[in-house]
RNA sequence: AAGACAUCGAGAGAGGCGUGGAGGGAAUCGGCCCAUUGAAGCGCCCGGCAACCUGAUCUUUUGAUCGCGGUGCCACUGCCGACCCGAGGAGAAACGGGAACGAUGUAGU
Numbered sequence: 001a002a003g004a005c006a007u008c009g010a011g012a013g014a015g016g017c018g019u020g021g022a023g024g025g026a027a028u029c030g031g032c033c034c035a036u037u038g039a040a041g042c043g044c045c046c047g048g049c050a051a052c053c054u055g056a057u058c059u060u061u062u063g064a065u066c067g068c069g070g071u072g073c074c075a076c077u078g079c080c081g082a083c084c085c086g087a088g089g090a091g092a093a094a095c096g097g098g099a100a101c102g103a104u105g106u107a108g109u
Stems, first nucleotide, its partner, number of pairs: 001109001004106005013046001015045005023034003028082004047074003051071003055066004078101001083098004
């Protein structure tokens, strides 16, 4: 870097300090929210959650519980919508399912 598999409507600080100085919530567009009462990024600190890995115990298996740790994560469903299908209806919307894209983990190339 490209792929494989799994998960992504739950949970947990839009935390504090320093730096920085206009953007941020993945990309494009349309919304909505946050932002000079300082955004992103970077550094330090404290708190927390528990998706995967990992150790132990229980369990026929699936799985459950607990713990040190490795990553990760801690506004809004991956903030909502856009594409396809269904149903719906005059139409549009709300609704259900899927795809695509994205993020994280695991084992590999």
Background
SAM riboswitch aptamer (S box leader) from an Actinomycetota bacterium, 109 nucleotides, folded computationally. Its Rfam family is "SAM riboswitch aptamer (S box leader)". About the family: The SAM riboswitch is found upstream of a number of genes which code for proteins involved in methionine or cysteine biosynthesis in Gram-positive bacteria. The prediction has a mean pLDDT of 81. The source organism's lineage runs through Bacteria, Bacillati and Actinomycetota.